[in-house]
RNA sequence: CGGGACGUGGUGUAGCGGUAACAUGCAUGCUUUGGGAGCAUGAGAUCACCGGUUCAAAUCCGGUCGUCCCGA
Numbered sequence: 001c002g003g004g005a006c007g008u009g010g011u012g013u014a015g016c017g018g019u020a021a022c023a024u025g026c027a028u029g030c031u032u033u034g035g036g037a038g039c040a041u042g043a044g045a046u047c048a049c050c051g052g053u054u055c056a057a058a059u060c061c062g063g064u065c066g067u068c069c070c071g072a
Base pairs, nucleotide, nucleotide: 001071002070003069004068005067006066007065010024011023012022013021018055026042027041028040029039030038048064049063050062051061052060
């Protein structure tokens, strides 16, 4: 320099253009002598950023940034 993939709660991942979900972690309660395990409830993401298309965008299109891979 050229090409490609990825970016979503604290972490790891889902998510046909139509209410952002699951696991784990966290908080509270029940249970226990206590802890752990178990059960119940709850908080936590303006989906990397800026634009465009659309009635409607995490999703489609363009650009930027970051990480990784391949080639020179």
Transfer RNA from a Minisyncoccota bacterium, 72 nucleotides, folded computationally. The prediction has a mean pLDDT of 81. Taxonomically the source falls in Minisyncoccota (Bacteria, Bacillati). The sequence is in RNAcentral, with records from ENA.